Context: one part of a larger RNA
RNA sequence: GAAUCAACGCUGGCGGCGUGCCUCAGACAUGCAAGUCGAACGAUUAAACUUUCCUUCGGGAAAGAUAUAAAGUGGCGCACGGGUGAGUAACACGUAGGUAAUGUACCUUUGGGUGGGGAAUAACUUAGGGAAACUUAAGCUAAUACCGCAUAAUGCAGCGGCUCCUUCGGGAGACAGUUGUUAAAGCGUUUACGCGCCUAAAGAGCAGCCUGCGGCAGAUUAGCUAGUUGGUAAGGUAACGGCUUACCAAGGCGACGAUCUGUAGCCGGUCUAAGAGGACGGUCGGUCACACUGACACUGAAUAACGGGUCAGACUCCUACGGGAGGCAGCAGUCGGGAAUUUUGGGCAAUGGGCGAAAGCCUGACCCAGCAACGCCGCGUGAAGGAUGAAGUAUUUCGGUAUGUAAACUUCGAAAGAAUGGGAAGAAUAAAUGACGGUACCAUUUAUAAGCUCCGGCUAACUACGUGCCAGCAGCCGCGGUAAUACGUAGGGAGCAAGCGUUGUUC
Numbered sequence: 001g002a003a004u005c006a007a008c009g010c011u012g013g014c015g016g017c018g019u020g021c022c023u024c025a026g027a028c029a030u031g032c033a034a035g036u037c038g039a040a041c042g043a044u045u046a047a048a049c050u051u052u053c054c055u056u057c058g059g060g061a062a063a064g065a066u067a068u069a070a071a072g073u074g075g076c077g078c079a080c081g082g083g084u085g086a087g088u089a090a091c092a093c094g095u096a097g098g099u100a101a102u103g104u105a106c107c108u109u110u111g112g113g114u115g116g117g118g119a120a121u122a123a124c125u126u127a128g129g130g131a132a133a134c135u136u137a138a139g140c141u142a143a144u145a146c147c148g149c150a151u152a153a154u155g156c157a158g159c160g161g162c163u164c165c166u167u168c169g170g171g172a173g174a175c176a177g178u179u180g181u182u183a184a185a186g187c188g189u190u191u192a193c194g195c196g197c198c199u200a201a202a203g204a205g206c207a208g209c210c211u212g213c214g215g216c217a218g219a220u221u222a223g224c225u226a227g228u229u230g231g232u233a234a235g236g237u238a239a240c241g242g243c244u245u246a247c248c249a250a251g252g253c254g255a256c257g258a259u260c261u262g263u264a265g266c267c268g269g270u271c272u273a274a275g276a277g278g279a280c281g282g283u284c285g286g287u288c289a290c291a292c293u294g295a296c297a298c299u300g301a302a303u304a305a306c307g308g309g310u311c312a313g314a315c316u317c318c319u320a321c322g323g324g325a326g327g328c329a330g331c332a333g334u335c336g337g338g339a340a341u342u343u344u345g346g347g348c349a350a351u352g353g354g355c356g357a358a359a360g361c362c363u364g365a366c367c368c369a370g371c372a373a374c375g376c377c378g379c380g381u382g383a384a385g386g387a388u389g390a391a392g393u394a395u396u397u398c399g400g401u402a403u404g405u406a407a408a409c410u411u412c413g414a415a416a417g418a419a420u421g422g423g424a425a426g427a428a429u430a431a432a433u434g435a436c437g438g439u440a441c442c443a444u445u446u447a448u449a450a451g452c453u454c455c456g457g458c459u460a461a462c463u464a465c466g467u468g469c470c471a472g473c474a475g476c477c478g479c480g481g482u483a484a485u486a487c488g489u490a491g492g493g494a495g496c497a498a499g500c501g502u503u504g505u506u507c
Stems, first nucleotide, its partner, number of pairs: 001507004006503005013379006019372002021337001026335003030332003035076003040073002045067002049064006083290003093214007102207003107203008115149001117147002124139006155181005160175001162173004186195004216262003223253003228250008265287004269280004292313005315326004343369001345368003351365001352363004382412004392403004419444004426436001451496005456477003462491005472479002
């Protein structure tokens, strides 16, 4: 000098765009953050409407159609999105490849199919248990829930012959040759279509696995390793593999730093520097890991699952003492810690996501607003004229000199704010649809906003008084012991400016 997720002191007009718990991965009151589908299903409820029936003419009943709160079965989603950086020195990440060792719900394209049956169960009803959480028994019922049967190949498995290779054990390839095996669900309406379901193939995207290379410190860590290294066989997996097990061999790694210890998420990038480098990894994007701590599996296309489950632990809460409930490193917010970091706001209008045929519903993702000079950028606090060089103040050699065209005064002009009147884009459409917002912006009128640090040299800027090695200053050199341009105050000056200075950290 540049930089900063900064803090502190003094000061503070406006706007735009950003940024905002770096410390306790400490504990959390409250609200919200993942639902949706009635065009899968049984039920439930009902204002208006239609039809039929009854009627004491007030109305009532049934059916239809339409709609449907809370709950239930079922489907899809909840593995995304959002948070944090504790762990991790590792194929975690980055990069270049491989997978003839693999999987794939939703999406796209294509071929074929969608026949016929069965048994339950929740909801519900009844009867109990319990303070509650919840739960037991009996009975009833539906489905795109569940289970058989039929049918099926270019799927899968076996056999067969054929071709190629061979270390003669076998291996590879292709085959419409043969045997076996494997499937389904219907719904809607405008009634011949739409949406589904099953099976197969291909694609896209996503995911799993493997390999080479790359990037921290310590030798005051030198030896480490027993499923350890390899083989055979079996099991397991979507899949290769000591992934697991049995047996066999005794290997494998290491001064090119193994092992151990410390530290740390990694990258695109950011800061600095002429560069080479050095430092950092907050916001934004990619990726990994984690979700009170530890372990485990279930479901599913995919999870060893933040707002799912089980067990154990610590902690908090409820209890009728028998037993139960909970997890903000989601968005706000509270306590605590700290030098230090915001609102318990508005809206789904836009973008994106989930469900749905759609209308639509949900969305603290997101878009906005609020708070904070925390940062960057822009604007303003006036411009021109104006000498009797006014007054005041400071100084003085008492003549004057400085402040100083500065002020007053004249003319002109106008960041904001307020008031009044208008008023967007963002909306994609045939039309409708804007949280922000009556905001930005436009017109008219009006005139209200400067501080901070420094002045011995480095380093731009000097005098007076006070003090007297005291009080104090200080980044370095050093100032102060009676004429201090270095301390304190005043006048004057210099620099930057809605900031200025200090401290911390990096180059």

Annotation: The part of an RNA shown here (small-subunit ribosomal RNA, 5' domain) has 507 nucleotides and comes from an uncultured bacterium. RNAcentral holds the full RNA, with entries from ENA and SILVA.